[in-house]
Context: one part of a larger RNA
RNA sequence: UGACUGGGGCCCUCACAAGCGGUGGAGCAUGUGGUUUAAUUCGAUGCAAAGCGAAGAACCUUACCAGGGCUUGACAUGCCGCGAAUCCUCUUGAAAGAGAGGGGUGCCUUCGGGAACGCGGACACAGGUGGUGCAUGGCUGUCGUCAGCUCGUGCCGUAAGGUGUUGGGUUAAGUCCCGCAACGAGCGCAACCCUCGUGCUUAGCUGCCAAUGUUGAGUUUGGAACCCUGGACAUACCGCCGGUGAUAAGCCGGAGGAAGGUGGGGAUGACGUCAAGUCCUCAUGGCCCUUACGCGCUGGGCUACACACGUGCUACAAUUGCAGGGACAAAGUGUCGCUAUCCCGCGAGGGUGAGAUAACCACAAAAACCCGUCCUCAGUUCGGAUUGAAGGCUGCAACUAUCCUGAAAGAAGCCUGAAUCGCUAUAAAUCGCCUGUCAGCCAUACGGCGGUGGACCUGUUCCCGGGCCUUGUACA
Numbered sequence: 001u002g003a004c005u006g007g008g009g010c011c012c013u014c015a016c017a018a019g020c021g022g023u024g025g026a027g028c029a030u031g032u033g034g035u036u037u038a039a040u041u042c043g044a045u046g047c048a049a050a051g052c053g054a055a056g057a058a059c060c061u062u063a064c065c066a067g068g069g070c071u072u073g074a075c076a077u078g079c080c081g082c083g084a085a086u087c088c089u090c091u092u093g094a095a096a097g098a099g100a101g102g103g104g105u106g107c108c109u110u111c112g113g114g115a116a117c118g119c120g121g122a123c124a125c126a127g128g129u130g131g132u133g134c135a136u137g138g139c140u141g142u143c144g145u146c147a148g149c150u151c152g153u154g155c156c157g158u159a160a161g162g163u164g165u166u167g168g169g170u171u172a173a174g175u176c177c178c179g180c181a182a183c184g185a186g187c188g189c190a191a192c193c194c195u196c197g198u199g200c201u202u203a204g205c206u207g208c209c210a211a212u213g214u215u216g217a218g219u220u221u222g223g224a225a226c227c228c229u230g231g232a233c234a235u236a237c238c239g240c241c242g243g244u245g246a247u248a249a250g251c252c253g254g255a256g257g258a259a260g261g262u263g264g265g266g267a268u269g270a271c272g273u274c275a276a277g278u279c280c281u282c283a284u285g286g287c288c289c290u291u292a293c294g295c296g297c298u299g300g301g302c303u304a305c306a307c308a309c310g311u312g313c314u315a316c317a318a319u320u321g322c323a324g325g326g327a328c329a330a331a332g333u334g335u336c337g338c339u340a341u342c343c344c345g346c347g348a349g350g351g352u353g354a355g356a357u358a359a360c361c362a363c364a365a366a367a368a369c370c371c372g373u374c375c376u377c378a379g380u381u382c383g384g385a386u387u388g389a390a391g392g393c394u395g396c397a398a399c400u401a402u403c404c405u406g407a408a409a410g411a412a413g414c415c416u417g418a419a420u421c422g423c424u425a426u427a428a429a430u431c432g433c434c435u436g437u438c439a440g441c442c443a444u445a446c447g448g449c450g451g452u453g454g455a456c457c458u459g460u461u462c463c464c465g466g467g468c469c470u471u472g473u474a475c476a
Stems, first nucleotide, its partner, number of pairs: 001476002003473002006471007015460002019423005026314008034305002042053002064300004069295002073125001077124002079121005087102006107114002127289002130287001132285001136283002138278003141274001143272001148187006154163003167178003193266004198234002201231004208223004237260001240254005321374001324371003332363003338355001342351003382413001387408001390405003429452006
């Protein structure tokens, strides 16, 4: 100087407390371990692996396994020979491929040939999701959005180092003020960026309003006030008042204001730590394979199943369930697509095909909610697993192994041990809607969007983690 345990002082955080809802018990979905397997490809492993890489494994993907194949190779550059190329038919084969036949000549030209493409040959080479993340770059997680980490000069110390950065206050903050052998500065903090909240201005079509019109409808005319949309601007600064404080920084209360003390949220992650993660995104050193550890194909596997763990979904019901009627969103997506209307079907869906390249048309029905009906505490009109048969869609193909539909059948489960998790108001809880990936989908996931909408905390004794100062030490 650090590290660490213990002690002391100060402080913070859904850390505890207060409160609400979960997990752990059930069924299922999904990931992992283990086991099994020809293969169940690989990676990730306390927090910080385990609905993770994967924003979507039937083939492909695919890296794994079995079988049948190729060896200058599926891909790149260079050399030689032949043929333009594309195309069509047949045999064999599971396919990859192998063999045979037909047709056909284009572009440039100095008529020698050349360009592009295909086939054959020899060699340099290609190729490798093979190994090493403990050789690396890049990217990422984590401590942690915690308030820290340093430098120049000066001063102190023999030196390692110290000082500054400590102290008194204060703050979300090494934030600011005061003091001080320090004076300054940098990376962080804050602000600048995006979004939500208020106003003004501008632009009014596809959105809005008035009249008109209709069974109904921006249908027609007029308007630019309102709503809304998207540009520009303004607004918040402890600015004003009172108190407090050291006449400071600030703190407390009030006024005005749409908003008040960082207005809410996001993006933004210092020096470093964990030889953290990734050589399977990519790049890359050394090593290794080269008729195979490379390449193409068919089928299988990644979906197995005594079990263990994680993350979720659905429940166990009456603040509920079933059928009927009625109302109110936001944000998205759409031409290889979204599909209105009408017809058929109980339905999934099928036929038809208007409209819109979208503030215009479509997906689209929002659902919790409200009104009134039935059930009356039961393993039930709760719950929906599972199962056989019947259908539908996508796709070359749905057995391994997709999704969906209507009947039938109806398992466990009656609120959950020890333990443990999330959350402080645009929040919890709860209710639906949408995108991406995508032919289809194992999505209950992930990411967004709005609707309804609480309870509790004005405390820091204790548990976890962290920051500063100080003391101690069997450590370096």
The part of an RNA shown here (small-subunit ribosomal RNA, 3' major domain) has 476 nucleotides and comes from Solanum lycopersicum. Taxonomically the source falls in Solanum subgen. Lycopersicon (Eukaryota, Streptophytina, Spermatophyta, Solanales).